[in-house]
Context: one part of a larger RNA
RNA sequence: GAACGAACGCUGGCGGCGUGGAUUAGGCAUGCAAGUCGAACGAGAAAAAUCCUUUCGGGGAUUGAGUACAGUGGCAAACGGGUGAGUAACGCGUGGGGAGCCUACCUUUCAGUUGGGGACAACACUUCUAACGAGGUGCUAAUACCGAAUACCAUCUUCCUUUCGCAUGUUUGGAAGAUGAAAGGCGGCCUCUGCUUGCAAGCUGUCGCUGAAAGAUGGCCCCGCGUCCCAUUAGCUAGUUGGUGAGGUAACGGCUCACCAAGGCUUUGAUGGGUAGCCGGCCUUAGCGGGUGACCGGCCACACUGGGACUGAGAUACGGCCCAGACUCCUACGGGAGGCAGCAGUCGAGAGGCAUCCACAAUGGGGGAAACCCUGAUGGUGCGACGCCGCGUGGGUGAUGAAGGUUUUCGGAUCGUAAAGCCCUUUCAGCAGGGACGAAUGUAUCCGGUGUUAAUAUCAUCGGAUAAGAGACUGUACCUGAAGAAGAAGCUCCGGCUAACUCCGUGCCAGCAGCCGCGGUAAGACGGGGGGAGCAAGCGUUGUUC
Numbered sequence: 001g002a003a004c005g006a007a008c009g010c011u012g013g014c015g016g017c018g019u020g021g022a023u024u025a026g027g028c029a030u031g032c033a034a035g036u037c038g039a040a041c042g043a044g045a046a047a048a049a050u051c052c053u054u055u056c057g058g059g060g061a062u063u064g065a066g067u068a069c070a071g072u073g074g075c076a077a078a079c080g081g082g083u084g085a086g087u088a089a090c091g092c093g094u095g096g097g098g099a100g101c102c103u104a105c106c107u108u109u110c111a112g113u114u115g116g117g118g119a120c121a122a123c124a125c126u127u128c129u130a131a132c133g134a135g136g137u138g139c140u141a142a143u144a145c146c147g148a149a150u151a152c153c154a155u156c157u158u159c160c161u162u163u164c165g166c167a168u169g170u171u172u173g174g175a176a177g178a179u180g181a182a183a184g185g186c187g188g189c190c191u192c193u194g195c196u197u198g199c200a201a202g203c204u205g206u207c208g209c210u211g212a213a214a215g216a217u218g219g220c221c222c223c224g225c226g227u228c229c230c231a232u233u234a235g236c237u238a239g240u241u242g243g244u245g246a247g248g249u250a251a252c253g254g255c256u257c258a259c260c261a262a263g264g265c266u267u268u269g270a271u272g273g274g275u276a277g278c279c280g281g282c283c284u285u286a287g288c289g290g291g292u293g294a295c296c297g298g299c300c301a302c303a304c305u306g307g308g309a310c311u312g313a314g315a316u317a318c319g320g321c322c323c324a325g326a327c328u329c330c331u332a333c334g335g336g337a338g339g340c341a342g343c344a345g346u347c348g349a350g351a352g353g354c355a356u357c358c359a360c361a362a363u364g365g366g367g368g369a370a371a372c373c374c375u376g377a378u379g380g381u382g383c384g385a386c387g388c389c390g391c392g393u394g395g396g397u398g399a400u401g402a403a404g405g406u407u408u409u410c411g412g413a414u415c416g417u418a419a420a421g422c423c424c425u426u427u428c429a430g431c432a433g434g435g436a437c438g439a440a441u442g443u444a445u446c447c448g449g450u451g452u453u454a455a456u457a458u459c460a461u462c463g464g465a466u467a468a469g470a471g472a473c474u475g476u477a478c479c480u481g482a483a484g485a486a487g488a489a490g491c492u493c494c495g496g497c498u499a500a501c502u503c504c505g506u507g508c509c510a511g512c513a514g515c516c517g518c519g520g521u522a523a524g525a526c527g528g529g530g531g532g533a534g535c536a537a538g539c540g541u542u543g544u545u546c
Stems, first nucleotide, its partner, number of pairs: 001546004006542005013391006019384002026347003030344003035075003040072002048063006082302003091227004096223003100220003106215008114148001116146002123138006153180008164169001184207006193200003228274003235265003240262008277299004281292004304325005327338004355381001357380003363377001364375004394424004404415004428487001431481004438473001443467009490535005495516003501530005511518002
């Protein structure tokens, strides 16, 4: 000099963009942060409105409505969000390399979607319980569950053929056998079939479902190289190193097990100890380097502590389950409930870090055919000079060089065009008026083209037109008007380094100080005044890095 997720002191007008629990991965009151689908399924209210009736208490019917809550089932909940405790490791990084393997939703292609069965919730009745909840009996549906049929195909076994190989094997093609599926929903129509002549189990459209192949996306595994300090850590290792066989896995592998061999690592630093999430980057620097890993992005790890599996295409399963532990809470003492390192917020410790805000309008995500619902992701607003950047606190003129302060050699000098006065301007703030962009979609109706079809129905898709609407921020940005210099300057320093000097006080005292050093009676270094210098809504100090 530069930098900072900074803090402290004095001071403080406005805006834009950023940024804000680094310490106790300490404990947490309260609210919210993951739901959705009635076009999978059974059941199914109420408020309210209208009408009828009435013994004026009420009762009934229709709408509300096949709607809400609850339940079965599907998908999601493994994403998104947080933190950096652990980890010196194939954890991370790398134009990387590869014996390999899995992949829900999505895209493309091929082939199917036949025919049956038995339950369990909800519900009704009932038992126990303070509560959380736990049972018993009975009824019922499904795209829930379970057999059967079929198999383009897949897997396995056997056989034949074929490539390579000495061989266990490997590879190409084929045959036989065994095993393995499924689910329906919604809309339209009468061409075909059936009848009951407008309906279906018929036809058709669409969304699904099953098997298989390929793609895309995401992921698992292995290897080379790189990745902090200590030798006042020198030896470490028995599933250890390798082999055979078996099991296990989506897959390779001591991943696990049985047997066999005795190996494997190490001064090119093993093992042990300490510290630490890694990187893109960021800071500094002419560069080389050095430091660092906040915000944003990629990867990893963790979710009160320690274990464990289940479900699933996928699990570190933060807001899932089980066991143990610590802690907190409820209890009728028998027993139960909980996990903010999600967003706010609270206590604590600390030099130290914000609102228990608004909205799903936009972007994105989950569910749904869609409307739509959910979304503390996200978009916004608020608070903090925490940082960077921009703007303002006025401009011109004005010498009786006013008054006053300071100083003086008493003549003067200086603050100083500074003020006053006169002439202007009105950014920003405040007041009044107007007033956006962010809205594209989507929905409904109509028209046209194409496809499917028996069909001009329905549906899908493309194009066009019309209509009604949808903004948290926000009456915000921006524009206009009126008024008036009106509302807006401080901080540090002045011995040298280092820009800036005098007077008074003090008298090795009080004090200053980054280094050299000042102060013991004329202190440009202490304290105050005047003056000056430098930065400026900031200025200094402290800490840390280069």